[in-house]
Molecule: transfer RNA
Organism: Deinococcus proteolyticus MRP
RNA sequence: GGGGUUAUAGCUCAGCUGGGAGAGCGCGUCGUUCGCAAUGACGAGGUCAGGGGUUCGAAUCCCCUUAACUCCACCA
Numbered sequence: 001g002g003g004g005u006u007a008u009a010g011c012u013c014a015g016c017u018g019g020g021a022g023a024g025c026g027c028g029u030c031g032u033u034c035g036c037a038a039u040g041a042c043g044a045g046g047u048c049a050g051g052g053g054u055u056c057g058a059a060u061c062c063c064c065u066u067a068a069c070u071c072c073a074c075c076a
Stems, first nucleotide, its partner, number of pairs: 001072007010025004019056001027043006049065005
């Protein structure tokens, strides 16, 4: 330098063929208990890596950029 994969909640991840942003764990409140653990109910928590474009509508499609991983090339 070229190719590929990945980036979504605090963590691990799903999200199909463009239309409701979600799960588990964790966190908070309440209940059950003498108390803890466990369990149940409810709740908070998001610039979908960043910017731009297409579209009535973008996490999803297109372009650019950034970062991580990986393959190839170069390295006199």